[in-house]
Predicted 3D model of a 1500-nucleotide RNA (small-subunit ribosomal RNA) from an uncultured bacterium.
RNA sequence: UGAGUUUGAUCCUGGCUCAGGAUGAACGCUAGCGGCAGGCCUAACACAUGCAAGUCGAGGGGUAACAGGGGAGCUUGCUCCCGCUGACGACCGGCGAACGGGUGAGUAACGCGUAUGCAACCUGCCCUCUACAGGAGGAUAGCUCGAAGAAAUUUGAAUUAAUACUCCAUACUAUCAUUUUAACACAAGUUUAAAUGAAGAAAGCUUCGGCGGUAGGGGAUGGGCAUGCGUCCUAUUAGUUAGUUGGUAAGGUAACGGCUUACCAAGGCAUCGAUAGGUAGGGGGCCUGAGAGGGUGAUCCCCCACACUGGUACUGAGACACGGACCAGACUCCUACGGGAGGCAGCAGUGAGGAAUAUUGGACAAUGGAGGGAACUCUGAUCCAGCCAUGCCGCGUGCAGGAAGACGGCCUUAUGGGUUGUAAACUGCUUUUAUUUAGGAAGAAACCCCCCAACGUGUUGGGGGCUGACGGUACUAAACGAAUAAGGACCGGCUAACUCCGUGCCAGCAGCCGCGGUAAUACGGAGGGUCCAAGCGUUAUCCGGAAUCAUUGGGUUUAAAGGGUCCGCAGGCGGGCUAUUAAGUUAGCGGUGAAAUCUCUUGGCUUAACCAAGGAACUGCCGUUAAAACUAUUAGUCUUGAAUUCGGUCGAAGUAGGCGGAAUAUGUCAUGUAGCGGUGAAAUGCUUAGAUAUGACGUGGAACACCGAUAGCGAAAGCAGCUUACUAAGCCUGAAUUGACGCUCAUGGACGAAAGCGUGGGGAGCGAAACAGGAUUAGAUACCCUGGUAGUCCACGCCGUAAACGAUGAUUACUCGAUAUCAGCGAUAUAAUGUUGGUGUCUAAGCGAAAGUGAUAAGUAAUCCACCUGGGGAGUACGAUCGCAAGGUUGAAACUCAAAGGAAUUGACGGGGGCCCGCACAAGCGGUGGAGCAUGUGGUUUAAUUCGAUGCAACGCGAGGAACCUUACCUGGGCUAAAUUCUCGGUGCAACCUCUGGAAACAGGGGGUCCCUUCGGGGCGCCGAGGAAGGUGCUGCAUGGCUGUCGUCAGCUCGUGCCGUGAGGUGUUGCCUUAAGUGGCGCAACGAGCGCAACCCCUGUGGUCAGUUACCAGCACGUUAUGGUGGGGACUCUGGCCAGACUGCCUACGCAAGUAGUGAGGAAGGUGGGGACGACGUCAAGUCAUCAUGGCUCUUACGUCCAGGGCUGCACACGUGCUACAAUGGAUGAUACAGAAGGCUGCCACCCGGCGACGGGGCGCAAAUCCUUAAAGUCAUUCUCAGUUCGGAUUGGAGUCUGCAACUCGACUCCAUGAAGUUGGAAUCGCUAGUAAUCGCGUAUCAGCAAUGGCGCGGUGAAUACGUUCCCGGGCCUUGUACACACCGCCCGUCAAGCGAUGGAAGUCGGGAGUACCUAAUGUCGGUGGGCCAAUCCGCUUCGGUGGAGGGCAGCUGCCUAGGGUAAGCCUGGCAACUGGCGCUAAGUCGUAACAAGGUAUCA
Repeated sequence: UGAGUUUGAUCCUGGCUCAGGAUGAACGCUAGCGGCAGGCCUAACACAUGCAAGUCGAGGGGUAACAGGGGAGCUUGCUCCCGCUGACGACCGGCGAACGGGUGAGUAACGCGUAUGCAACCUGCCCUCUACAGGAGGAUAGCUCGAAGAAAUUUGAAUUAAUACUCCAUACUAUCAUUUUAACACAAGUUUAAAUGAAGAAAGCUUCGGCGGUAGGGGAUGGGCAUGCGUCCUAUUAGUUAGUUGGUAAGGUAACGGCUUACCAAGGCAUCGAUAGGUAGGGGGCCUGAGAGGGUGAUCCCCCACACUGGUACUGAGACACGGACCAGACUCCUACGGGAGGCAGCAGUGAGGAAUAUUGGACAAUGGAGGGAACUCUGAUCCAGCCAUGCCGCGUGCAGGAAGACGGCCUUAUGGGUUGUAAACUGCUUUUAUUUAGGAAGAAACCCCCCAACGUGUUGGGGGCUGACGGUACUAAACGAAUAAGGACCGGCUAACUCCGUGCCAGCAGCCGCGGUAAUACGGAGGGUCCAAGCGUUAUCCGGAAUCAUUGGGUUUAAAGGGUCCGCAGGCGGGCUAUUAAGUUAGCGGUGAAAUCUCUUGGCUUAACCAAGGAACUGCCGUUAAAACUAUUAGUCUUGAAUUCGGUCGAAGUAGGCGGAAUAUGUCAUGUAGCGGUGAAAUGCUUAGAUAUGACGUGGAACACCGAUAGCGAAAGCAGCUUACUAAGCCUGAAUUGACGCUCAUGGACGAAAGCGUGGGGAGCGAAACAGGAUUAGAUACCCUGGUAGUCCACGCCGUAAACGAUGAUUACUCGAUAUCAGCGAUAUAAUGUUGGUGUCUAAGCGAAAGUGAUAAGUAAUCCACCUGGGGAGUACGAUCGCAAGGUUGAAACUCAAAGGAAUUGACGGGGGCCCGCACAAGCGGUGGAGCAUGUGGUUUAAUUCGAUGCAACGCGAGGAACCUUACCUGGGCUAAAUUCUCGGUGCAACCUCUGGAAACAGGGGGUCCCUUCGGGGCGCCGAGGAAGGUGCUGCAUGGCUGUCGUCAGCUCGUGCCGUGAGGUGUUGCCUUAAGUGGCGCAACGAGCGCAACCCCUGUGGUCAGUUACCAGCACGUUAUGGUGGGGACUCUGGCCAGACUGCCUACGCAAGUAGUGAGGAAGGUGGGGACGACGUCAAGUCAUCAUGGCUCUUACGUCCAGGGCUGCACACGUGCUACAAUGGAUGAUACAGAAGGCUGCCACCCGGCGACGGGGCGCAAAUCCUUAAAGUCAUUCUCAGUUCGGAUUGGAGUCUGCAACUCGACUCCAUGAAGUUGGAAUCGCUAGUAAUCGCGUAUCAGCAAUGGCGCGGUGAAUACGUUCCCGGGCCUUGUACACACCGCCCGUCAAGCGAUGGAAGUCGGGAGUACCUAAUGUCGGUGGGCCAAUCCGCUUCGGUGGAGGGCAGCUGCCUAGGGUAAGCCUGGCAACUGGCGCUAAGUCGUAACAAGGUAUCA
């Protein structure tokens, strides 16, 4: 400090995700040691058992147990007795039990925090001061004796003590009352002094030292109360409150107070959020963060609350009391069924819950607490130990040397190399730790005991002694020996770390993006590596990154976001000057901000963690003193903000009334006749009952042509004939007046297009509502047409929304220019021009993601308001509110996705546009599609019909030759090797001939014993061993190579520069031109490359050179005839070289490039014609079966050999061809003219035979020498329009040739047969000149041939092109885009299926807070108290008592009250038949709504 992820790429917006830190954690794998910490976050669920609060005999009566002593009895080690002593059960009494310890349920509160106050209060034990303690009395527990009960326990009688209880006395500066006095205070009031009156105390014990007791004052400590400020979410909670707010009086309390009661008043709280609902203990702190903040409230400390749930009081200094009481409730336990007992949220522990959290341990040695005079006792507080890697910190698992770079593993291009790796082995060294042995702490000093001393009789000081749970622990020493000790996660990017194998969209991974469909660095394993390390990962949660709620520190034209507009209360903000105050502000000082924590320094444990001391800090609050600039307050003043008056001016500004003409419709009349109307084309409709058209005169409603605009007015919506009345605003000029009166504006109010609603009118036209009909269509509930009701119009009342848009809130100030226009004013010449206010365009700076904006800001600033925070779900649901309704406003969540989006870029595409080209169309010629046949393909069949090619760009294609072979397929029969080669060994059994079986391969048998030699051996063949097999099996989507296609289209790029944040652009666009990105001109471009063109080949003209096999003019010879021969080098020809064509010349046009010309010249003219040549790339195009090749796969078979069959099968469909349908022809006869190519297993002259295919002889030729009739054509004859003398299929017969072999399955010949077919539907193909058409010839393959195919050759030889509207393809520019797998794209909705969450819903089951009424335990307070009772007083008395007074108790009772019940509602949740939409899901169904003009522009 950032990174990944939206795109083909880019910038931005924006969400999601990651890297960091943290935790009371949990889970997985792993684990050597120690120190320090921590350890039920869930069920405030239920609890067995033990312990956690007792103590005091120096308060008391006493003696149950124990010990001592004494005594008695005897059985001599037992029993009994004695409170005598130590002690002490239970009991009375005192103090404590309100602390300590636990938990966080409740609580949104003066609960907590902080700061104040109490002149409105209390405080046991402790300290200090003052004073006091006299006298008297009656009970009661215990004990003893009875009673009831299962028990718990209860009860009667008798008797007894106290520091228990009662009475009397005494008493202050204490309390209360009254009266007076003084001081303080704003005041309520407080305080001082005095007088009088009233009511109130005590306890003893003792070792004689003391310890206690009572009253009062003060202190300290602890508490109580009150107040300011702070303290979570929801407004889909807006009103709430009856003791409520205040007052008076009384009661109550320690104390103030509606705390309670009576009466009186009607207040109190609340948008600065009351009330209600939800959630929650608060703080110091802790985590994170740069900070501000955000999250959190375990451990430690402070406060609060609670103690099974609810209520209640008692005791007490203190409680409404965790280990007390009472009552009610739930639950558990005991029971003899009558009744009882209990409360671990104390420490351990158990069950349950849960992902999850420990021992039923030791000790009071230390610290602290209770009691005690003390010893001491108690103390699950505490100190320790145990368990757990839960965290933090520290240590170790060794160190050095060691290369044959070992073995093994892994990888590999595999005789080798790399890596693991100095790693190991091996050598030397060390010994922390572990183990063993030995020693062995500190924590301890007090209390207490003893001794001494000082004061002077109990305190202080000194010395000695006693006391350790942890613990034989920490620590120290020695011995031993590398000995006892390493794992986890990860390795596609983010993110450090790579290979092999397995798997094959399977299994699986995944935090995000995403991996996996046969070569996975992403799954699983392995080797290697990386990061941490006694831990490592995962999960969960919090902060960070996130400036992604933005105070610091964001935005709102188009990404989410400006309210439709204005007015305006509250609120916020606000002009100049002077003074004032001191609230904000600033400064000094004081108090507080507990400790711990954090931080700095120092110190203690070997270090660290940890701990300690000191400092700083705690950014806060309060008080006080001061300052006075700014804000604020108050007082004054000013005019520039704002407003008013006078004058002028402008306008579709508003409201109401009147008037007008054109047009449509309609009515009447008239003229007039057959159509009108409507459309892409039609039809419905109207019309002979007279329409449409035309004229005249009426009626009615609505809207106002021209002017008219880029204009004007209005707050917006909106406003348009003319005119009148009323109303409002703006602008301008100059004066005057007020004197900040201003700006903005939540809630609120008013206005608010269209559609719609209500009532009543009106209704001509329009009318995509609805509806009807006609068309279109696969359908057409639409687009088009004909009609047509609401509506549109008026009045009144609602509605309150729009893409209500400038998608841009209002106001104010400031900031370069140019230009146009509206209104006014000034100047002038009717100009130019100045100025104020509007309306527009362009632009600088700036801003902006860019597009853009730019004085009418989206610039620079200020104030106020509104709004936004990923997409979908959804502007939906529920609730509330408004509305007659329609609906509006407000406005979520579950769930789901990793994007959704903005601007711009490059492409591609468009039933967008412009320009241009092409046999693309058009103009022509000839075909295909119909027939028969050939051939290929599909389909089908088959044992097999091998495989591949599949729109153009597969289909006479691979195949340029399937009878066997080929051959890859099928059936059957065989082999495990064949063939070739190398090495080694052996051998000459081999080859060859022949026999048997067989379809052959093959199997078996017989004969046969190789050649050369330098004599070492070699050749050839065979056998054996070893090495290299083989596959037309799969993958063309792993590949090379080759090829097709766009396309011979004119394009495709680069360097440098420049522009842009960037993708990219520019160049390459523009204008002209070209076949061409060909060239020219211009230009922030200048150059260059691959393409184009040219260079190459053929052909067309000429020249030159050469002249055999070609040629033959002249010369000569010769033949029936022929360059046959001599010869020639003229010609033709052959084949080398050269020339020629370049818009070079002319005219016109043009800047130029260039274009045009029936121009000249020339064999050829604007690329002369043809060929080869194919840019960057596209189609995962084709080919693993030409070849090569990675990987996979088969191995007595998917290899290989052989025979036969198949590839030729045939209902059918398609492509490509041939032959035809005839007279431009057929047949017969005669006759002329090529080019190119091939030839020895060959071409074959010539002769003979055969009708012929061909056969038999046979010359020449390895070729310009020999071989090969050209045909159409031409000249004749015939046929005469017909299924023919056309056409030749098919079939029968007879043959020929090739070949081992023509059955499946060859070609050819002859004779015979003589099918379909009479020019071909929709549709479709080729061709622009030596082309189409037509005619033959040659050739590769090949034994032969299914060739009508392919590749070549020449002969004859046309027609047409106006032109670019349309179809197809292509190029350039531009435009739109939601496409980028790029329109064969993308994408919407219903329906159907599965899954998920959710709304409604008759109902049903809970929960919560209240209200009203009934009932009411316990208990306080009150009433009563006839029953009961010891203390004091009075009377009587037989002195035993008894009566009364006073006081108390039980009982009964009143108010209130927990709880219970009843009733009607409210809030909230679960389930739910049925039902609504929503989301997600595989390639389902129907259409095609949107994106291009998306084929009806889209949207609100």

The prediction has a mean pLDDT of 82.